[in-house]
Context: one part of a larger RNA
Order: sequence, then structure tokens, then C1' cells
RNA sequence: CUCUCGUUAAGGAACUCUGCAAAUUAUCCACGUAACUUCGGGAGAAGUGGAGCCAUUUUCGGUGAGUAUGAACAAUACAAAGCUGAGAGUGGCCGCAGUGAAAUGGCCCAGGCGACUGUUUAACAAAAACACAGCACUAUGCAAAGUCGUCUAAGACGCAGUAUAUGGUGUGAUGCCUGCCCAAUGCCCAAAGGUCAAAGGAAGAGGUUAGCUCGAAAGGGCGAAGCUUCGAACUAAAGCCCGGGUGAAUGGCGGCCGUAACUCUAACGGUCCUAAGGUAGCGAAAUUCCUUGUCGGGUAAGUUCCGACCUGCACGAAUGGCGUAACGAUGGCCACACUGUCUCCUCCAGAGACUCA
Repeated sequence: CUCUCGUUAAGGAACUCUGCAAAUUAUCCACGUAACUUCGGGAGAAGUGGAGCCAUUUUCGGUGAGUAUGAACAAUACAAAGCUGAGAGUGGCCGCAGUGAAAUGGCCCAGGCGACUGUUUAACAAAAACACAGCACUAUGCAAAGUCGUCUAAGACGCAGUAUAUGGUGUGAUGCCUGCCCAAUGCCCAAAGGUCAAAGGAAGAGGUUAGCUCGAAAGGGCGAAGCUUCGAACUAAAGCCCGGGUGAAUGGCGGCCGUAACUCUAACGGUCCUAAGGUAGCGAAAUUCCUUGUCGGGUAAGUUCCGACCUGCACGAAUGGCGUAACGAUGGCCACACUGUCUCCUCCAGAGACUCA
């Protein structure tokens, strides 16, 4: 020097990203206990006192010879001594210290997030993430929807269930609530019109050539039946177009100008655009760039924190909004107690390292 443990005057978080670590507290009994609250809690709130041993007195018990009533050795009631259990009072004893060791909560204030218990990245993340009860929408009438089974068989789950059921999706206890927009996208409904496939249909057309015909010849023209290749009209579903509905469906929720008897501001007016222009509530926020915004509080001093303001770069209502008792190995802030975290280190013990053997 390293590791593990113990100790330290005065100070007491000045340490540090952070009281990390350590210290404090701790058991039992008694007293006492706030805001808030969903009346259950909060709560072991907080805070205060006591605790050993000896002697003695005493209270209430257990056991108990026995006594009373009684016909009874039954039953009921009472109960001495001794032993014994649990307390209370008084007096005394010792130590620094009596839960004498060990085991054995530190606590308070106000806020963020998530209601809660729970679950998770086996081996860097335990959380504010997931789940959750509750709420809502949606599908499904039973051979249910949905799912598994080689895309499609048998069979199975759903279910020996039946819409107060089962599947899917979102939100996430509870309280108060959940505004406007159906233009876009999706979904649902309807079937008048437009468009529209295979298929059916067959008017018509092409190829081939028996034959006829022109020509001296070479070659040309016409061309039935058959075979064959195309093929108009017409018939023709869903879908799409078109028409309605639907937001706890995917989503969206404006700009400019002017105006009040100081100034400022604008309840008010004008105008443009839109499907509609953000309601309640909240707001420099887990969201605020400018920004350490401004004001207030706390400090001697506060980029954090708490309370306000609103100029919301770029909150906002089940991708839920705003509150909320209880809860949390949750993140931020303040105080008390306590301490070697620190000012600033000291000493002791053990195990290493090191030196010598």
C1' cells in the first nucleotide's frame, strides 16, 4: 500500500451525480398520536416514559387437607398450610451502561409517475414498461364467431358453454368528466343508375378448294359443301363509381386587419379559408426552443425544487383529460436525528503484498 473489521478531539453533508457507504433507530410494556381519507386507513404516525437484582407488603389466579348444604363417598359453594402463575406498592443494592450479548424499523414535509398485490429484458435495464379489477366498442344465434389441423381431410379446442356467453380491440382502481369535425381513410347499410370478368350467344368476316371462267402459255378472277380461324349485338355477379350512416373507428381540431376618454389590452367588428377550427380541465409540464422566462417561497448564496402567471416553438379529453386516500428495492426537492461522506485524517485487529530467513 490492498482487502475485511473496529475506533477517533472539534465540526456535522462542508463530501458527492446522489447522504452512495456508514452511522442513528430497533425488543416488550404504558402514555400519546396531525393533515388528509375511498372512513378501511394514515399509524409502529410523530413524540415521551419504563425495563436488572435483593427484601418486604399486597391483589387476582392454579393446586389443595378440609368445611358447609345434603340421604350420599354424588353435586354445588367456600377454602388453611405448602408449592406455584401473573401483576401492583414500598424499601434497598451495584455498574458508565439492566431489551447490559445476539437478533431486532431512522424519521418528517411538500410534489412527479403508476391506483393497488403482481409481471419483465435467465447472464449490464425491475421501471413511469407489461398485467390488473373496472369501463367502452366490436364480432358471434350454435355444425356460432374465432383457433389448431400440409390451403383445407377426418378430427379437436371454443364447450359438454349459449349473448349476464365466448372471441377481438382499446382504455386502465375510484371521483368529476370525456367537447367539435363523416371532407380524407376504414367499417356498416342500401340497392335506382353507370362501369365491369369468365361463360353463354351468334349476325358477320377470313383461310382452304371440288368446280366455273379469262388467257397460246405463264398466270389471274369467282367460288358451293366440308374442315378451320376470328367474331358484333344481346344475357351476365361481386367490386368500384354513386347515395346514406358511423369517432371509447384511422385520424383532424386556422389566418389577417381594426376597435374602449392616459397607456396597455380587446368583451366587439370586418375579411379570407376550412370537413371542423381545440370546449372543460391543465399548462416553462416526464411536453417550453428562446430559458437559469417573470413573480413569490425556501438558502448568506438555489440552472434543481415548491406555488403562481400564460407569451402552450410543439398540452388536451378512453393513442383518454384533470384530481385523488392507500401503496412503491420508483425518479427529483427540503428538514430533523445521526454519523470518518467530508474539513483531515489517527490508532487498533485480521488476511495479503513487501523485506529477510